Glycine riboswitch aptamer from a marine eukaryotic metagenome, 97 nucleotides, folded computationally.
Rfam family: Glycine riboswitch aptamer. Gene Ontology term of the family: glycine biosynthetic process.
[in-house]
RNA sequence: CUGUUGGAGAGCGAUGAAAUCGCAUGAUUUCAUCCACCGAAGGGGCAAGCCCCGGAUCGAAAUCCGGGUGUGAAUCUCUCAGGUUCCAGGACAACAG
Numbered sequence: 001c002u003g004u005u006g007g008a009g010a011g012c013g014a015u016g017a018a019a020u021c022g023c024a025u026g027a028u029u030u031c032a033u034c035c036a037c038c039g040a041a042g043g044g045g046c047a048a049g050c051c052c053c054g055g056a057u058c059g060a061a062a063u064c065c066g067g068g069u070g071u072g073a074a075u076c077u078c079u080c081a082g083g084u085u086c087c088a089g090g091a092c093a094a095c096a097g
Base pairs, nucleotide, nucleotide: 001097002096003095004094005093006092011035013034014033015032016031017030018029019028020027021026036084037083038082042080043078044077045076049071050070051068052067053066054065055064056063057062
């Protein structure tokens, strides 16, 4: 990387428009807007440590103090994106190659 399997959470919300089915009442799908929510596609953020700079100690090593558009992880966090019936998607895991 590929295949198979497993795989959570959250409104089948409201309004409008379009399309389709239907004799009609109506039903379904898609899109847009609004409110409420979820975190496990993706994405953003950071702790210790390390690095750099300055200072202190007799002070080379070392130790301590302060500073930094530095580096630095996640299943943490943000909720941009995505998602909130089913389907699809899905971090991650197992097995096989």